RNAcentral holds the sequence, with entries from ENA and SILVA. The RNA shown here (small-subunit ribosomal RNA) has 1462 nucleotides and comes from an uncultured bacterium.

[in-house]
RNA sequence: AACAAACGCUGGCGGCGUACCUAAUACAUGCAAGUCGAACGAGGAAUACCUUCGGGUUAGUAUGAGUGGCGCACGGGUGAGUAACGCGUAAAUAAUCUGCCCUUUAGUGGGGAAUAACAGUUGGAAACGACUGCUAAUACCGCAUAAGACCACGAGAGCUGCGGCUUUUGAGGUUAAAGAGGCUUGUCUCGCUAAUGGAUGAGUUUGCGUAUGAUUAGCUUGUUGGUGGGGUAAAGGCCUACCAAGGCGACGAUCAUUAGCUGGUCUUAGAGGAUGACCAGCCACACUGGAACUGAGACACGGUCCAGACUCCUACGGGAGGCAGCAGUAGGGAAUAUUGCGCAAUGGGGGAAACCCUGACGCAGUGACGCCGCGUGAGUGAUGAAGGCCCUCGGGUCGUAAAGCUCUGUUGUAGGGGAAGAAAUGCCAGUGUAACCCACUGGAACUGACGGUACCCUAUUAGAAAGGACCGGCUAACUACGUGCCAGCAGCCGCGGUAAUACGUAGGGUCCUAGCGUUGUUCGGAAUUACUGGGCGUAAAGAGUAUGUAGGCGGGUUUAUAAGUCAGAUGUGAAAGCCCAGGGCUCAACCUUGGAACUGCAUUUGAAACUGUAGAUCUUGAAUAUGGAAGGGGUUAGCGGAAUUCCUGGUGUAGUGGUGAAAUACGUAGAUAUCAGGAGGAACAUCUGUGGCGAAGGCGGCUAACUGGUCCAAUAUUGACGUUGAGAUACGAAAGCGUGGGGAGCAAACAGGAUUAGAUACCCUGGUAGUCCACGCUGUAAACGAUGAUCACUUGGUGUCGGUGGUAUUGAUCCCAUCGUUGCCGGAGCUAACGCGUUAAGUAUCCCGCCUGGGGAGUACGGUCGCAAGGCUGAAACUCAAAGGGAAUUGACGGGGGCCCGCACAAGCGGUGGAGCAUGUGGUUUAAUUCGACGCAACGCGAAGAACCUUACCUGGGCUCGAACGGCUAGUGACAAAGGGUGAAAGCUCUCUUUCCCUUCGGGGACACUAGUCGAGGUGCUGCAUGGCUGUCGACAGCUCGUGUCGUGAGAUGUUGGGUUAAGUCCCGCAACGAGCGCAACCCUUGCCUUUAGUUGCCAGCACGUAAUGGUGGGCACUCUAAAGGGACUGCCGGUGAAAAACCGGAGGAAGGUGGGGAUGACGUCAAGUCCUCAUGGCCUUUAUGUCCAGGGCUACACACGUGCUACAAUGGGCGGUACAGAGGGUCGCAAACCCGCGAGGGGGAGCAAAUCCCAAAAAGCCGUCCUCAGUUCGGAUUGGAGUCUGCAACUCGACUCCAUGAAGGUGGAAUCGCUAGUAAUCGUGGAUCAGCAUGCCACGGUGAAUACGUUCCCGGGCCUUGUACACACCGCCCGUCACAUCACGAAAGCCGUUUGUACUAGAAGCCGGUGCUUUAACCUUCGGGAGAUAGCCGUCCAAGGUAUGAAUGGUGAUUGGGGUG
Repeated sequence: AACAAACGCUGGCGGCGUACCUAAUACAUGCAAGUCGAACGAGGAAUACCUUCGGGUUAGUAUGAGUGGCGCACGGGUGAGUAACGCGUAAAUAAUCUGCCCUUUAGUGGGGAAUAACAGUUGGAAACGACUGCUAAUACCGCAUAAGACCACGAGAGCUGCGGCUUUUGAGGUUAAAGAGGCUUGUCUCGCUAAUGGAUGAGUUUGCGUAUGAUUAGCUUGUUGGUGGGGUAAAGGCCUACCAAGGCGACGAUCAUUAGCUGGUCUUAGAGGAUGACCAGCCACACUGGAACUGAGACACGGUCCAGACUCCUACGGGAGGCAGCAGUAGGGAAUAUUGCGCAAUGGGGGAAACCCUGACGCAGUGACGCCGCGUGAGUGAUGAAGGCCCUCGGGUCGUAAAGCUCUGUUGUAGGGGAAGAAAUGCCAGUGUAACCCACUGGAACUGACGGUACCCUAUUAGAAAGGACCGGCUAACUACGUGCCAGCAGCCGCGGUAAUACGUAGGGUCCUAGCGUUGUUCGGAAUUACUGGGCGUAAAGAGUAUGUAGGCGGGUUUAUAAGUCAGAUGUGAAAGCCCAGGGCUCAACCUUGGAACUGCAUUUGAAACUGUAGAUCUUGAAUAUGGAAGGGGUUAGCGGAAUUCCUGGUGUAGUGGUGAAAUACGUAGAUAUCAGGAGGAACAUCUGUGGCGAAGGCGGCUAACUGGUCCAAUAUUGACGUUGAGAUACGAAAGCGUGGGGAGCAAACAGGAUUAGAUACCCUGGUAGUCCACGCUGUAAACGAUGAUCACUUGGUGUCGGUGGUAUUGAUCCCAUCGUUGCCGGAGCUAACGCGUUAAGUAUCCCGCCUGGGGAGUACGGUCGCAAGGCUGAAACUCAAAGGGAAUUGACGGGGGCCCGCACAAGCGGUGGAGCAUGUGGUUUAAUUCGACGCAACGCGAAGAACCUUACCUGGGCUCGAACGGCUAGUGACAAAGGGUGAAAGCUCUCUUUCCCUUCGGGGACACUAGUCGAGGUGCUGCAUGGCUGUCGACAGCUCGUGUCGUGAGAUGUUGGGUUAAGUCCCGCAACGAGCGCAACCCUUGCCUUUAGUUGCCAGCACGUAAUGGUGGGCACUCUAAAGGGACUGCCGGUGAAAAACCGGAGGAAGGUGGGGAUGACGUCAAGUCCUCAUGGCCUUUAUGUCCAGGGCUACACACGUGCUACAAUGGGCGGUACAGAGGGUCGCAAACCCGCGAGGGGGAGCAAAUCCCAAAAAGCCGUCCUCAGUUCGGAUUGGAGUCUGCAACUCGACUCCAUGAAGGUGGAAUCGCUAGUAAUCGUGGAUCAGCAUGCCACGGUGAAUACGUUCCCGGGCCUUGUACACACCGCCCGUCACAUCACGAAAGCCGUUUGUACUAGAAGCCGGUGCUUUAACCUUCGGGAGAUAGCCGUCCAAGGUAUGAAUGGUGAUUGGGGUG
C1' cells in the first nucleotide's frame, strides 16, 4: 500500500459496486424449458350479437392430452478432479464435421402399410402397465426422375510439404423430397429434397511456455515401430492378429505431494514476488462409480440403464429422489443476504404472427463489506461567564468554544409538480412490385417491474444527525491523581519495586472521520536467494589432492552459410481492465467513445561485424624430438656405524635410580659403575638451511636396479591437439580393524608411589595393545596459505636454490643479464578492518565447488559404503533476539612482560594481641536500655564532656489554636502582682488589688485573655528523590580542551619515544601546534640578617635603692615584641651528560638543591556518610508520631572485638634538695600574699578585662639517700571507713582527698600497628566543652635515638606494552552432571486407519460379435418362400465387490533416548 475479510466500539443520508474463502455436507417447500392448431386425428367452450325462441353467428375460434416438428448440448452453477496439448501463445488439418442462418443451382412426380390418442377388457397400494379393436399426418416405407454429389476405372493439365492435392474430360454404378397458409385460383409466402460456396461452432494434431521434492533413479509389454484388418466425422496401438525389440530418462523419466488455467488483480522505480473473488475466455464436474441411447451437436446439472451409499413412500409385493440453478433450511464456521417484484428494457427458445416461456436478465430488499460524494450549521460574540482540570496561588487552559444577537435551509419533515429509460412488433396510409408478401416513409393508438422513484418548487424548525484510536522512542500529540515488579501494558526496544508523559482514570492534546481501531493475509522496505543486484583468508562459505567422462568456455587468417544476432514488413496478440484525450450522470466513484499500449509469437524480406556450423590455411597456446642439469620424488634388494636394552664372562662393593622434595622400583642371590664378547629390533645424530623434491598426504644413513615429474639451451616436427570439470576413478597423516610375522626403545589401557580437601590428572617407577614388516580394510584431520584450477595484464627493493649467456680473471671466483623455484619488505589498487600486494585478497576472462541468523545438529529418519568403529548424504518440531559471529577501539583485569614510586617490604626503635582498669562497638537483657556510623574509609566515631536539663527512649499525670510565631473575625478586659487549696510536678481551682493612649463620646488603637478560622508542630519515613558539607582513592600525577592531521567509524595523535625529575618537572626528538584544571610558585609559620618602633618587654654602660629582685631614674645597645625589607636562584667552580635538561662533588653561606612545617585536595570513583546541624521535594501524623511535667533509662552484663591508660620494675621505686620552657586562659572569671586543715579544701581578698596581675608547681633532668630481684618499699585494681567540692539534688549515676585493704600482672600465641630527625621514644604543660566530671581530643614545649644493603618478595599506586569469550568491568564471565517442573521430537512389542501396486477371482448395465425361439405390415416373389429385422441365449471387454501379498503415509503405544525452556 492492498483485501470477497472477520472482531471491538460507534453509526445521519445518497450513488456505484460487492457478499459461503469453511462441509463438491445433507436438503423441506416453491419456481428455474418449453413452444407450435399456419404439420396431424379426436374432443371442444365462454362471452357478445342476432333471433321466428327452435336456434344461429361468434367458432370448429380460444383451449387442449396425444402423434409430429424444433428446442432441451444454450443460458445458469461449482472448482471436486486434473501437473495434462488441461490452459496460454503460435501454427497444422493436403486427416475432419457443422442443425438453425446467408449466397447460388436444380427439384418437390406417383403410390403403400402402420400406429398413439380414442373405445373396450384387464393387472397393480402406487409408480406404471398388458391385451383387443378403430384412425391421421410435414410420422414411416418402396417406386420414378438425377443437374449435382458419392464410388471404382481410363486419359490430360496445374500445384506440391513428393505422402499427395486441385482441376478438365469419357463411359459405368449408387442416392431425393412433404406439405401448410393467404387470397384477386394461379400465383405468393413459409416449408421439404439434393447440391455449391460462406458464416458460425466444434473435433483432432504440433512447436514453445506453464509447481515442489533426488531422503523418488531407473520406468515401460499395446509398451516403441512395421504390415494386414477393424473402427471413427477424422490421422493415429484408437482396437486386433502377426513380425521386429524397441521407446523414455540426470536438459530429471517414473513416483509422491500440492494445484483448475488465462486475460487480469495486488504490490513494486523496475526486474520481480504473491494471487486467480467479482467481470471475460477455455477446461472439468453435476450424490459416488460405470455405460451407452437419441441427436447436427451429449456419453447429457433439472434425460435413460446398472451398481453403491444415503433419504423418503409402501398395502412389504415393490417404488420414488438427487439445489455445485434462484430464493430458502439444517449443519460447519470468525464469517457472507429475500422462500421479494417484473418480463417494461436487453438477450434466449418456440411460433408466420399475436403471443407464450425465461430465478438469464432488469429492479427492489438485507449488510458502513468496499469505493465515491454530502451533511451534522454559518457570521458575530470577552464580564475571557459558570463549571471541569492544572497551578509557582500570581494565574493558565478547555475558549469565540458556550450563552446572547443576526442569518442560511444542503439533508430531514409537510404540501405540490414530475421525468428520461419507449422504440419497435402489430394496425392504417403512401412509394417500390403486374399484384400480394416484403422493404422503406408517414400517421393514429398501445406498452414501465423499478415508482409517484430521480428531479424541481413552496413552507418550516438550528431544530433530528460524532465517534474511534493514540499521546516513552520509532511516530504527530503531556499533565494530575490512583497503583507500587501488584494490577496491568507491549508491534520492536522495553515500562511497573512510592514522585510512572509507558499500567488505570481524569483534564488537555494529536491523527483520522461515518467511521476508527485490532486480528489475519500478500507485496514493499529486504542488495535478507543478489537476472537487473551478494558473497566464500579471519564473519556462514574453496571439496584433503589429483586424473578425467558428459557439459561449459576457448588462439591467428580466409571462404561459404545464416541457427543465434540486428533491421524492415505482414498476421496475430478477444473484449473488459491499466494509460491518454474527449463525453454522460450537479461533482466524484461509476458509465461511455476514440486512441495508445499489450515489451510476445509466427511468417517473410534483407544485413553479415560478432558467436555458431562447414571447408581451407597458419604458429604464438599445447605436445613431441635433441643436448644438458638439480633433487630426502617413488618401489625393491643389499650393506653400515653410533646408541638403548638384553644375555655370557671378568673387575668391583653398597648403594643405585628418581624428584620441587620424596617414595614405589632395582640391589649382598652382587646392582649402579667399568672391560670384553654376543643377540635382537627400531631409528638414521652431525651435515640441516623460511634449503630441495612431490598433486596432496608426505619424503632424510650408504649402494645398486627399475621408475615418475620438473627446469634450462638451441633448433626441428605436429598444427588448437587447449582449459575447467557434475557424476566417476585413483591416491590419501595419525589412530583404528582383519590374517600372519616381529617386538629393542617408547607407550593409550592398567598397577604402584607421590601431590592434593579429593587427584580416576599433571610428576615418578613399571607396563599391555600399538608403534615395525607383508597383504587387505578404513577414508577421516586446525588434511591450513583456514586462500579451488587456468590464462593475461599491472611501480619496485633485497635475499635464496637450479640452469644458461656475457664480461673480467692464471684461477677459486666476482659482476651484469635472463628463465624457473622459494622467502622478506613495500607502492598503486583492494579490504569492514586486520591485512594482501607480479607466489594478490589488485585489474579482467572462463569453469567447478560451497554459503544464506544462533541453537536444535552434522543430530534423527531414510538411502548407501564399511568386518566393526564409523563415513557420505542430511532434515524438522521446538526455542532465542540475538550468536565462542568478525575486525578494530577505549577501559578494567591477568598467580603476562618492562620501567618507576610509597615506612610497601627489608634494616631498626617502640607498641598492640596476654593482665587490671577506662572508653566505644557487637551481642544479650530490659518498660526503655533513643538514633546514626559497619573492610581499608564504623568501633576514645556524631558526643568540645547523659546525675535533673541535655533527651530524641520508657512508665505515669496533664493540654488540644496548642510550648514558641504571623494574619483575620467576634467578645471581654489593661498587662500584671500577691495570697490560699489540691497535687510528685505540670496543671486545675479560689480570693483580692489594679484600667494605658486618642476621641467628634458613637467608637478607634496598642497590649492581654477567651471563642472561631487560615497558617502551626513533628530528632516521624525516604541520604536510593535532593542541596550543602564531609570521607576515600590521594599530596597519587594525573585529567582534559581548541585547531590541525590520521582513521569509514568508535577513536588516535598531542599525553607516545630517548633522557631527567618529588612531579605530564624540564630538555631533545616527533603531525602536531597551543591552551586549561592539577604539579610547582604566589600565602602563613619557623630558621639568618637589616631597617623602623620601644610599653606592659629588655638592662650593656651610668646613677639610686634593697637581705634579694629592672624595684627606681635613665637608655633602647642586646634579647624580645611586630611591621617592612633582604637572603637561596643550581647563581658560582669542577666532573658526567647529547654543546641539552639534569645529576654528582665542591666553594661561599644562618640556610643548598622543594631548607623544615602548614594551609591548599584536578577530572572523577564508591547510588560512600549525613533528612538527628541546617535547608528541602514527596509521603505519614494533627485530643497526637505535637506539647508540658515527675520518675526511670541511655551508666544493665555470661560474653566477643576495637582504641587507650597503668603496669609487670633497678635505664626502676620512695624520700629530700635543686635547675631550665613554650603556648595558652581569665570579670557569671583567674585569684596572689597571709591564716586554718595530713589532704582534697576552707577563710581571705591585693592585683588583673592582661607582654603589667593571676592560673603557675613545669616534669623528666641534676645532687644526695634508702630499697637489691622478691609478687617486692614493683603494681595499683577491688573493697571498708572518714571526708572535700560543684550543684535544687551526687541512691540508681560525679570528681577529688585521707586512713585501711593490696587483685591480676614476672614483657605477652597465631597475628598485627606506628615511625626515616628535632622524627620515634620519653617527660610534663595549656586549652575547648564545662556548675561539676578526661586515661579522650586539640595544642605546647623539654630530653632525644637507632636504621635504610637494597627493590627478589607482600600491599597500594603511576607509565608503556601484551592477551581477553570481562564492560555491573575477575567480588567478572562461565561448563557439564544430578534433582524438580514443563514442552516438542526420535526409537519401540504392537494396535488402528488412508492411499496405492501386483496376482487371482468376480462379472451388473451396456456397446460390439455370434446364434436366433416366437415370430415378422410395407420390399422381392415362380406365392412355396426369400431378403431384412427381432426377444432370448452365448462370447470379448468391463464398474462395484472378494481373496492373497507388497509398498507408501498418518494416528496411537507400556517403556526408552537425547534436546529446548525454567
It matches the Rfam family "Bacterial small subunit ribosomal RNA".
Model confidence (mean pLDDT): 82 of 100.